[in-house]
RNA sequence: AAAGUUGGCUGGGCAAUCGCGCCUUAUUUUAAUAAGGGGAGGUAAAGUCCGGGCACCACAGGGUAGGAUGCCAGAUAACGUCUGGGUGGCGUAAGCUAACGGCCAGUGCCACAGAAAGGAUACCGCCUCGAAAGAGGUAAGGGUGAAAUGGUGCGGUAAGAGCGCACCGCGUUACUAGCAACAGUAACGGCAAGGUAAACCCCAUCCGGUGCAAGACCAAAUAGGAAUAUGUCGGCGUGACCCGCGCUAUAUUCGGGUAGGUCGCUUGAGAUGCAUAGCGAUAUGUAUCCAGAUGAAUGAUUGUCCUCGACAGAACCCGGCUUAUAGGCCAACUUUGCUA
Numbered sequence: 001a002a003a004g005u006u007g008g009c010u011g012g013g014c015a016a017u018c019g020c021g022c023c024u025u026a027u028u029u030u031a032a033u034a035a036g037g038g039g040a041g042g043u044a045a046a047g048u049c050c051g052g053g054c055a056c057c058a059c060a061g062g063g064u065a066g067g068a069u070g071c072c073a074g075a076u077a078a079c080g081u082c083u084g085g086g087u088g089g090c091g092u093a094a095g096c097u098a099a100c101g102g103c104c105a106g107u108g109c110c111a112c113a114g115a116a117a118g119g120a121u122a123c124c125g126c127c128u129c130g131a132a133a134g135a136g137g138u139a140a141g142g143g144u145g146a147a148a149u150g151g152u153g154c155g156g157u158a159a160g161a162g163c164g165c166a167c168c169g170c171g172u173u174a175c176u177a178g179c180a181a182c183a184g185u186a187a188c189g190g191c192a193a194g195g196u197a198a199a200c201c202c203c204a205u206c207c208g209g210u211g212c213a214a215g216a217c218c219a220a221a222u223a224g225g226a227a228u229a230u231g232u233c234g235g236c237g238u239g240a241c242c243c244g245c246g247c248u249a250u251a252u253u254c255g256g257g258u259a260g261g262u263c264g265c266u267u268g269a270g271a272u273g274c275a276u277a278g279c280g281a282u283a284u285g286u287a288u289c290c291a292g293a294u295g296a297a298u299g300a301u302u303g304u305c306c307u308c309g310a311c312a313g314a315a316c317c318c319g320g321c322u323u324a325u326a327g328g329c330c331a332a333c334u335u336u337g338c339u340a
Base pairs, nucleotide, nucleotide: 001336002335003334004333005332006331007330008329009328010327012305013304014303015302016301017300018299020039022037023036024035025034026033027032041311046322047321049320050319051318052317053316054211055210056209057208061243062242063241064240066207067206068205069204070203071085072084073083074082075081086100087098088097089096090095101202102201106200107199108196109195110194123142124141125138126137127136128135129134150168151167152166153165154164155163169191170189171188172187173186174185175184176183215263216262217261218260225254226253227252228251229250230249234248235247236246237245238244270289271288272287273286274285275284276283277282
């Protein structure tokens, strides 16, 4: 200097004039006025994909089906999330990534090509016998294929083959280190019928439902309406089904009234800084901070500076995951080139 990898910060600033919503205080004609204080996001308010808090229903139970997760150890309220470690794959590397239990419980599938793809096979080839046709042996060489039934080398053989040997691989046992997943070492064994489970399946663990349009209260109005069907051996409720339990009516059609207000509503497993413990996720302590609209507040204008402004607007609240993001800036690490 170039090319990369990982983790972060910011996301227009300043001033003036007017405007909007909330809270507190005072006055007070109960609705206004005045003063003060706060007023949209970054590991995004988006997606609605997970997990909860909270509210209501349900004797809140049992079972079946169904669904989710899937290496080990931790964190967390919890999770399908995160942290650390292991193994596999990719990359020169920093790093990235995995739908990472089981094919010896069973059932499937592996098309085409090829001789043969679940107790498989001899097409070409090689060797022996034979005049030839052919017979026998072979799976080392070639071909087909995603995959040909351990690999490389040496010996041996008529030619060959784990046939024998060495190393690798595979299996069993023991030891070392580790909480563990795993890793390493040693000995023994010639040991071979593979792959596939985001194939069906098996195993282990976990799983009520509905959702702020939840729910509670107040006020007002109407028609305590009408008809049909089933009915205690029935019906309704409990996510599906069964058992159990609870209730005693349920379903459909026509018609009428209201759709207004208050609460829920923002202090939360909250955010940020510092200290301590920990490799870390995080935990503890301490300090500071805090939008609550409801046809929907946080805006408009002017001037100026500049890196010339991206993605984007809370609606019950939190913890994650995923996606989008103009421009500017910071730190650490890897590789290459040059110089000293």